[in-house]
């Protein structure tokens, strides 16, 4: 520096649900709690997935209705980049 790997050691992170809070909503974010995770560290670059305020399109007794991201998801997946600790 590269590969493997979590066996040991020190460790880290935090599903779901609960409370508050922003938000239109997905969802964030802050506490409590851990389903799990060798990157579950951090980027939306490609692909997927979720939402539909706005906006457009049907449709007239005015929708529980459609299409859209410029919103979101990094614990969907692929790429970047950066990292502890053993071994080769």
């Nucleotide at each position: 520096a590269u590969c493997u790997g979590a066996a040991a050691a020190a460790g880290g992170c935090u599903a779901a649900u609960c409370c508050a809070u922003c938000g239109a909503a997905a969802g964030g974010u802050g506490g409590a709690g851990a389903c799990g995770c060798a990157a579950a560290a951090u980027c939306a670059c490609c692909g997927g997935u979720c939402u539909a305020a706005g906006g457009g399109g049907c449709a007239u007794g005015a929708g529980u209705c459609u299409c859209u991201a410029u919103g979101a998801c990094a614990g969907c997946g692929g790429g970047a980049u950066u990292a502890c600790c053993a071994g080769a």
c-di-GMP-I riboswitch aptamer from Geopsychrobacter sp., 88 nucleotides, folded computationally.
The model forms 95% of the base pairs in the Rfam consensus.
Model confidence (mean pLDDT): 85 of 100.
NCBI's taxonomy places the organism under Bacteria, Pseudomonadati, Thermodesulfobacteriota, Geopsychrobacteraceae, Geopsychrobacter.